[in-house]
RNA sequence: CGGGGCGGCCAGGCGAUCGCGUGGUCAACCGUGCCAUGAGGAAAGUCCGAGCAUCAAAGGGCAGGAUGCCGGCUAACGGCCGGUGGAGGCAACUCCAAGGAAAGUGCAACAGAGAUAUACCGCCGUCGGGUUCGUCCCGGCGGUAAGGCUGGAAAGGCGAGGUAAGAGCUCACCCAAGCUUAUGGUAACAUAGGCUUGCUGUAAACCCCAUCCGAUGCAAGAUCCGACCAGAAGCUAUACGGCGGCCCGUCGUGCUUCUAAAGAGAUCGCUAGAGCCGUGCGGCAACGCACGGAGUAGAUAGAUGAUCGUCCAACGACAGAACUCGGCUUACGACCGCACCCGCAUC
RNA sequence: GGCCCCAUAGUUCAAGGGAUAGAACGGAAGUUUCCUAAACUUUAAAUCCAGGUUCGAGUCCUGGUGGGGCUACCU
Numbered sequence: 001c002g003g004g005g006c007g008g009c010c011a012g013g014c015g016a017u018c019g020c021g022u023g024g025u026c027a028a029c030c031g032u033g034c035c036a037u038g039a040g041g042a043a044a045g046u047c048c049g050a051g052c053a054u055c056a057a058a059g060g061g062c063a064g065g066a067u068g069c070c071g072g073c074u075a076a077c078g079g080c081c082g083g084u085g086g087a088g089g090c091a092a093c094u095c096c097a098a099g100g101a102a103a104g105u106g107c108a109a110c111a112g113a114g115a116u117a118u119a120c121c122g123c124c125g126u127c128g129g130g131u132u133c134g135u136c137c138c139g140g141c142g143g144u145a146a147g148g149c150u151g152g153a154a155a156g157g158c159g160a161g162g163u164a165a166g167a168g169c170u171c172a173c174c175c176a177a178g179c180u181u182a183u184g185g186u187a188a189c190a191u192a193g194g195c196u197u198g199c200u201g202u203a204a205a206c207c208c209c210a211u212c213c214g215a216u217g218c219a220a221g222a223u224c225c226g227a228c229c230a231g232a233a234g235c236u237a238u239a240c241g242g243c244g245g246c247c248c249g250u251c252g253u254g255c256u257u258c259u260a261a262a263g264a265g266a267u268c269g270c271u272a273g274a275g276c277c278g279u280g281c282g283g284c285a286a287c288g289c290a291c292g293g294a295g296u297a298g299a300u301a302g303a304u305g306a307u308c309g310u311c312c313a314a315c316g317a318c319a320g321a322a323c324u325c326g327g328c329u330u331a332c333g334a335c336c337g338c339a340c341c342c343g344c345a346u347c
Numbered sequence: 348g349g350c351c352c353c354a355u356a357g358u359u360c361a362a363g364g365g366a367u368a369g370a371a372c373g374g375a376a377g378u379u380u381c382c383u384a385a386a387c388u389u390u391a392a393a394u395c396c397a398g399g400u401u402c403g404a405g406u407c408c409u410g411g412u413g414g415g416g417c418u419a420c421c422u
Stems, first nucleotide, its partner, number of pairs: 001343004005338004010333001012311007020038006040318001044329002047327005052217004059248004064213005069083005084098001085096004099208002104206002106202003120148002122144009156174002159171003175198010221268004225263001230259006239253005276293007348418007357372004365402001374390005395411005
């Protein structure tokens, strides 16, 4: 210098004019003026986990759903941190839905003889026949998974022995899996020794095992005001209704159907929260503890904008709160750092 | 705001994890006709996008994009 890897930070600034929401001034109300304040790192997707609210401050079982190496963090999590194993990369480093296929069931198209079990060719034996007599040809029966072929996958690999021909049939070495012993580690696991076995793949197919999960979401829900506050039919406590599906259990009580009537009502929920920043200590880290500090979005047709000037490479990228937090995922413009890697050049 | 569902030729629908993705209507070309219609023959045309699981994905899983539905109010 070029290419990469990892981490962090910002989210246009300043001034003027006009406009909007909320709060204060404000006291019974209204208007005007003045003052203060007014989006994000993702406010997004609504994918997880919680708070909160109602149903019974949610009980049992079944069904259903989610997660799935180990240890830790956390209010909790499918999140985060640190490891183990595997995969990718020359490397820095990154990624992984990573339990069980030796419980059971299903599936494996096409090709191929054969797909979880197979004799198509081949090799060998035997019987019969033929014969140009060549241990040749044809047929039947049997043995054989070493060789050929197909496929993503074909009964561990290679060598020797063995055999009619062959075969882990036997042996040495190697590979893989399980069990076991020792050592290290909290553990996953790793290393070494011994024994046994040679087992297709697929669970993001059904399923099995372990752990967790009650349902509904602020349009939840609470209070107040206003209005209708009637008529008919049916069933009644072994009944009806509520508690996401079923069974139980439990609670409440008259209940159900039809007709008629009746508000885009107000207030609360609503924003200070397991929150943020800094320093110190503990910890590899996530994080925890202590001390200190800053800080008013809260609408309900829904505000947070527009124009001009100026700085700048720049009309600045992605993008707009709707109960609130912790995460994940996705979108996107610049800038900075590294005692991180690779290549080239120079000293 | 919240809770759900769907996506396959131009349109409406099919398709048990096995591919050359099928049907109807519509389109194009041709035959027939003096010309058109009808009829007949032939033909083009698609799995919303990106990853993953699998030997193999329209189908299974994850993320995104687009479209649709329900939900306020009770006695």